[in-house]
This is a predicted structure of a 116-nucleotide RNA (SAM riboswitch aptamer (S box leader)) from Halalkalibacter akibai JCM 9157. NCBI's taxonomy places the organism under Bacteria, Bacillati, Caryophanales, Bacillaceae, Halalkalibacter akibai. Its mean pLDDT, the model's own confidence on a scale to 100, is 82. Of the family's consensus pairs, 97% are formed in the model. The same sequence occurs in records of 2 taxa.
């Protein structure tokens, strides 16, 4: 870097170091010295994993697959804005020359998780 499956309109610092940049990618649009990135700390959710019930399966137990609830010690994430908006294809309405709204669905991202 490429494959599969899921979820991406919730939540989360008025902390310390840094110092000028960031929001993937193009256009727009916006944060940012009232301090950017980036580290350390604190948080937040709860995919992995953790416990504990039911359910299948088993003569019975154990695994183990399914559902549900709890907690967050572990391994990840993530803490402006809907994944900030559009980007590609189709609808529906207004205007009817360019085009604007709204909605569908795809793509591209992200992050889990597995496989390879």
């Nucleotide at each position: 870097a490429a494959c599969u499956u899921a979820u991406c309109u919730a939540g989360a610092g008025a902390g310390g170091c840094g110092g000028a940049g960031g929001g993937a990618c193009u256009g727009a649009c916006c944060c940012u010295a009232c301090g950017a990135a980036g580290c350390c700390c604190a948080g937040c959710a709860a995919c992995c994993g953790u416990u504990u019930u039911g359910c299948a399966u088993u003569a019975g137990c154990c695994a183990u697959g399914c559902a549900a609830a709890a907690a967050a010690a572990g391994g990840u994430g993530c803490u402006a804005a809907a994944u900030u908006c559009a980007g590609c294809a189709g609808a529906a309405u207004g205007a009817c020359u360019u085009u604007a709204u709204u909605c569908u669905g795809a793509a591209a991202g992200a992050u889990a998780a597995g496989a390879a």